[in-house]
Predicted 3D model of a 146-nucleotide RNA (c-di-AMP riboswitch aptamer (ydaO/yuaA leader)) from a Chloroflexota bacterium.
RNA sequence: GGCGUGCAUCCGCUGAAUCUUCCCUGAUGGAAGAGCGGGGGAACCAAAUCCCUGUGGAUGGGGCGAAUCCUGCAAAUAGGCAGGUAGGGCUAUCACCUUCGGCCCGAGCCCGUCAGCUAACCUCGCAAGCGAAAUGAAGGGGCGCC
Numbered sequence: 001g002g003c004g005u006g007c008a009u010c011c012g013c014u015g016a017a018u019c020u021u022c023c024c025u026g027a028u029g030g031a032a033g034a035g036c037g038g039g040g041g042a043a044c045c046a047a048a049u050c051c052c053u054g055u056g057g058a059u060g061g062g063g064c065g066a067a068u069c070c071u072g073c074a075a076a077u078a079g080g081c082a083g084g085u086a087g088g089g090c091u092a093u094c095a096c097c098u099u100c101g102g103c104c105c106g107a108g109c110c111c112g113u114c115a116g117c118u119a120a121c122c123u124c125g126c127a128a129g130c131g132a133a134a135u136g137a138a139g140g141g142g143c144g145c146c
Base pairs, nucleotide, nucleotide: 001146002145003144004143005142011131012130013129014128018034019033020032021031022030023029035126036125037124038123039122040121045116048059049058050057051056060114061111062110063109064108069084070083071082072081073080087105088104089103090102091101094141096140097139098138099137100136
């Protein structure tokens, strides 16, 4: 520099949510470690919004998560519908990266008047859901052959 990048499905995707060991039970279960993720927690630093223009009035606040915000219609025994949007995901090739295009999500739940940041320290979670209709292309890197 050129060519190739397939086969495999015990495969793959969102997510922190995986792996190992021990104990007990007929079964469900319990504990510990590693790894990943979340919360609380000093100093220093920081310390709200709206209305009004004055000796003022009004409002709780916070966490996980991509999931915020705007407009319109409807509704007020309501909390729904539509469009957009901050932001997020997938697109199977070597569990990689980027771009273009395409397709989706843009929810829900929790704490309970309380928590800004935060070293030491304390503490919690390791679920749930989905795919064969699992979508394409270009480039970079890697790998193999010449």
Its mean pLDDT, the model's own confidence on a scale to 100, is 76. Of the family's consensus pairs, 92% are formed in the model. It matches the Rfam family "c-di-AMP riboswitch aptamer (ydaO/yuaA leader)". Its family is annotated with cyclic-di-AMP binding and regulation of gene expression in the Gene Ontology.